[in-house]
RNA sequence: GCAGAGAGCUGGAUGGCCGUGGGGGCGUAAGCCCGCGAGGAAAGUCCGGACUCCACAAAGCAACGGUGCCGGGUAACGCCCGGCCGGGGAAACCCGAGGGAAAGCGCCACAGAAAACAGACCGCUCUCGCUUGCGAGAGUAAGGGUGAAACGGUGGGGUAAGAGCCCACCGCGCGGCUGGCAACAGCGGCGGCACGGCAAGCCCCACCGGGAGCAAUGCCAAAUAGGGACCGCGUGUGCGCAAGCACAGGAGCGCUUUGCUCCGAGCAGGUCCGGGUUGGCAGCUUGAGGUGUCUGGUAACAGGCACCCUAGAUGAAUGGUCAUUGAACUGGCUUCGGUCGGGGAACAGAAUCCGGCUUAUAGGCUCUCUGCGCGU
Numbered sequence: 001g002c003a004g005a006g007a008g009c010u011g012g013a014u015g016g017c018c019g020u021g022g023g024g025g026c027g028u029a030a031g032c033c034c035g036c037g038a039g040g041a042a043a044g045u046c047c048g049g050a051c052u053c054c055a056c057a058a059a060g061c062a063a064c065g066g067u068g069c070c071g072g073g074u075a076a077c078g079c080c081c082g083g084c085c086g087g088g089g090a091a092a093c094c095c096g097a098g099g100g101a102a103a104g105c106g107c108c109a110c111a112g113a114a115a116a117c118a119g120a121c122c123g124c125u126c127u128c129g130c131u132u133g134c135g136a137g138a139g140u141a142a143g144g145g146u147g148a149a150a151c152g153g154u155g156g157g158g159u160a161a162g163a164g165c166c167c168a169c170c171g172c173g174c175g176g177c178u179g180g181c182a183a184c185a186g187c188g189g190c191g192g193c194a195c196g197g198c199a200a201g202c203c204c205c206a207c208c209g210g211g212a213g214c215a216a217u218g219c220c221a222a223a224u225a226g227g228g229a230c231c232g233c234g235u236g237u238g239c240g241c242a243a244g245c246a247c248a249g250g251a252g253c254g255c256u257u258u259g260c261u262c263c264g265a266g267c268a269g270g271u272c273c274g275g276g277u278u279g280g281c282a283g284c285u286u287g288a289g290g291u292g293u294c295u296g297g298u299a300a301c302a303g304g305c306a307c308c309c310u311a312g313a314u315g316a317a318u319g320g321u322c323a324u325u326g327a328a329c330u331g332g333c334u335u336c337g338g339u340c341g342g343g344g345a346a347c348a349g350a351a352u353c354c355g356g357c358u359u360a361u362a363g364g365c366u367c368u369c370u371g372c373g374c375g376u
Stems, first nucleotide, its partner, number of pairs: 001372010012325007020037002023034004039347001043358002046356005051213004056259006064209005069083005084098001085096004099204002104202002106198003121144002123140008152170006171193001172191003176187004217282004227273005236247004249263004289308008329342005
C1' cells in the first nucleotide's frame, strides 16, 4: 500500500425570530419566566417477562405447543458468553433445525442387474460342444457402466479367476487407562467385523409451558328494557319448638383425587335473541433505569461508590424560517503543503414498559486480527 474478517461510535452542528405538548414558578386575569420534548432500529409482532383481569385452589394425568451438545449468565427466553464436535474458508473467521435410525411405521423418483439380510447388464476364469468365435454349464463381485448414494477404503499376499479369503494401516464394534465439572480428546487391548441415508417425515426420549391483553383493568357521571325465550336430573335423610346445622344431591377445571365456594328449584348455572353506554379521570412513565469509576470474572455479567431524571400525547405535539458551518462526491488552479467554487447526506415517527432476535439503512470515524506485496 492492497485484499479480507470481527467489534464499537455517529446519524448533522451553532445562533436569532416565530410557533407548539407536558411539568414547575409568578400573576386577580391577560400573560410572563425556567427546564424537558421521536430511534438505532421507534419497524416486524417473532420470543421472553413486568403489570392487569379471568379460569376456585393444590397435586397428578391427558391434549396441544416449544426447546434440543456441555458449562455459565439473566427476572426470563427459542437470547447472550465461553467451550466441544461437524461443515465451509488458504487464514483471520463464519455456519449448524447439534438427543435417538438396534422401539415401531414410512420414504429413497428416474436411471440401473440390483436401493437394505439387494444382485449379475458389460466383463473375468474353468469345463463341455462346435460351423474358430459362438452356444451351454459352473464359479466370481476385484475391473467397467447407471445413479445423490451400490453392503467398508488403500496396499500387499493368495487364487483357475476373484472375494476380509489372509495380513498391515485406516474405518467400525466391545472394553480399559489418562486428562477435563462436562460435552469430549488422547493412548492402548480384543474382535474380520456389516444391516446405507432421511427424524427442517410421523415417531421415541429429556426439559419447559394456563388464557387474554393498556382497546388489560379500576373509578365517576349519564342513559336504557331490574328486557325476552329455552334448558335445568330433583325437591331426600337425621337432629332441633323454631331459626338453623350435618349428610346426600346439583353447579364451579379437558379428566381424577383432596379441599373450598355457591344453590334450594320461579335456584345456582348454561345457551340464544335484543337494548343502553362511544363522556371524563386514573392506569401514564422512577425503571430488572441511565452515566462515570472501582473490584471480581477469559467473557457474558455481578457487586460497591458517586452523579443524573431525559416525551407522556389522545385524532394524536416534538415544528417552521433566516444566517453561518457542513461528510461522501465533483470542477478549476497548484510551489503537491494547499486553495477557490459547486453539492447538501440514508432507513425512517413514540402511544403500557422492559430484555432480545430479525429486517431496512446515504455517509463518516475508531480499534483489533488474517493474508499478499514493497521499503527500512
Predicted 3D model of a 376-nucleotide RNA (Bacterial RNase P class A) from uncultured Shimia sp. The source organism's lineage runs through Bacteria, Pseudomonadati, Pseudomonadota, Alphaproteobacteria and Shimia. Its mean pLDDT, the model's own confidence on a scale to 100, is 77. Rfam family: Bacterial RNase P class A. Rfam classes the family as a ribozyme. The sequence was found by an Rfam model in a public genome assembly.